[in-house]
Context: one part of a larger RNA
RNA sequence: UGACGGGGACCCGCACAAGCAGCGGAGCGUGUGGUUUAAUUCGAUGCAAAGCGAAGAACCUUACCAGGGCUUGACCUGCUUCUGCUACCCCGCGAAAGCGGGGGUUCCUUCGGGACAGUUGCACAGAUGAUGCAUGGCUGUCGUCAGCUCGUGCCGUGAGGUGUUGGGUUAAGUCCCGCAACGAGCGCAACCCCUGUCGUUAGUUGUUUUCUCUAGCGAUACUGCCUGUAACAAACAGGAGGAAGGCGGGGAUGAGGUCAAGUCAGCAUGUCUCUUACGCCCUGGGCUACACACACGCUACAAUGGCCAGUACAGAGGGUCGCGAAAGGGUGACCUGGAGCUAAUCCCCCAAAGCUGGCCCCAGUUGGGAUUGCAGGCUGCAACCCGCCUGCAUGAACGUGGAGUUGCUAGUAACCGCAGGUCAGCACACUGCGGUGAAUACGUUCUCGGGUCUUGUACA
Numbered sequence: 001u002g003a004c005g006g007g008g009a010c011c012c013g014c015a016c017a018a019g020c021a022g023c024g025g026a027g028c029g030u031g032u033g034g035u036u037u038a039a040u041u042c043g044a045u046g047c048a049a050a051g052c053g054a055a056g057a058a059c060c061u062u063a064c065c066a067g068g069g070c071u072u073g074a075c076c077u078g079c080u081u082c083u084g085c086u087a088c089c090c091c092g093c094g095a096a097a098g099c100g101g102g103g104g105u106u107c108c109u110u111c112g113g114g115a116c117a118g119u120u121g122c123a124c125a126g127a128u129g130a131u132g133c134a135u136g137g138c139u140g141u142c143g144u145c146a147g148c149u150c151g152u153g154c155c156g157u158g159a160g161g162u163g164u165u166g167g168g169u170u171a172a173g174u175c176c177c178g179c180a181a182c183g184a185g186c187g188c189a190a191c192c193c194c195u196g197u198c199g200u201u202a203g204u205u206g207u208u209u210u211c212u213c214u215a216g217c218g219a220u221a222c223u224g225c226c227u228g229u230a231a232c233a234a235a236c237a238g239g240a241g242g243a244a245g246g247c248g249g250g251g252a253u254g255a256g257g258u259c260a261a262g263u264c265a266g267c268a269u270g271u272c273u274c275u276u277a278c279g280c281c282c283u284g285g286g287c288u289a290c291a292c293a294c295a296c297g298c299u300a301c302a303a304u305g306g307c308c309a310g311u312a313c314a315g316a317g318g319g320u321c322g323c324g325a326a327a328g329g330g331u332g333a334c335c336u337g338g339a340g341c342u343a344a345u346c347c348c349c350c351a352a353a354g355c356u357g358g359c360c361c362c363a364g365u366u367g368g369g370a371u372u373g374c375a376g377g378c379u380g381c382a383a384c385c386c387g388c389c390u391g392c393a394u395g396a397a398c399g400u401g402g403a404g405u406u407g408c409u410a411g412u413a414a415c416c417g418c419a420g421g422u423c424a425g426c427a428c429a430c431u432g433c434g435g436u437g438a439a440u441a442c443g444u445u446c447u448c449g450g451g452u453c454u455u456g457u458a459c460a
Stems, first nucleotide, its partner, number of pairs: 001460002003457003007454007015444002019408005026299008034290002042053002064285007073124001077123003082118003088103006106115003126274002129272003135268002137263003140259001142257001147186006153162003166177003192251004197219007222245001225239005301401001305360007317348003322341002327336003367398001372393007414436007
């Protein structure tokens, strides 16, 4: 100087407390461990692994396994031998890949050859093989926590200290005052984006006139004004006006470092290793297994409910190899159909919870929908392993869940649906969007994490 303390003081955070909704029990989905397996590819492992890489494993993907094949190779560059092609077509074997055979026959030319392709040989290619404890780059975490440093000066033999400590204050090393310090840098804040109010300009596809809306420009909020508290400083408490008040709400933004944290399988890369194989191609299988254990979700256990009928109101997105209307068929999934739309025009697109009326009458039920049978639809070369959806039938566990544990302070939680990416198809996941819309916070004793000062230390 740090680190640590079941030392002290002060302060903060959904950290506790106060509340609301859950998880932990059930069924199912997904991930993981374990076990199994020819293979169940690999990585991630307390917080910070486990709906994670994966924004979507039937083939492909695919890296794994079995079998069948190839060896200058699926791909790059160069030299070399021979041939004249290529593209394309046909035949045989075959699961395909591949192997064998046949047809076909280009352009330029100074006729030497060249372009290009195949072939022989050689340099080489190739490796999702190893090492993240050799690395770059990127990322997580403490933590959007308020810290981390430098120049000169001063103090100290020196390591180093001071500044950065102290008194206040703040979300903040934010600001004020003081001080052997005076200044400065990276962080904080602001500048950026969205949103809330107003003005103005322009508007088609929106509206028909304003308004609304769309997208540009601008204004507004600064403790500016008043009162009080304070050291009459910073600031704090209250008030007025105002759409909004003291950071208005949200996002982006992550200092110096810590964890030899994560990633050699995104990419790059040192070294090592393989080279008729640890490379490459193909068919099939596997990644989808199942005594079990864990994590995260979905659906419920019902009457603030379930079912039936009628009826109302969004936002944000996507669309030409696409979205696909009207109309018709089908109980339905869906099919036929093709209008319109390269999109404020057309389509996806009737939002759902809600409201009105009716039925059910507390029951394993008109709750709940697992499981299974049959019949169908769709995508796709192909749904057996192993997709999604529909109809009929079936109708399991489950009657609010132990110890424990998670999220959330306001348009938030909770509840409700909608869209998008991935994608041929496949969403209970993820990323967004709006609708309805709470309860509680006395407080900081305690738990966890963090910051500042101080103290002890046989630790570095």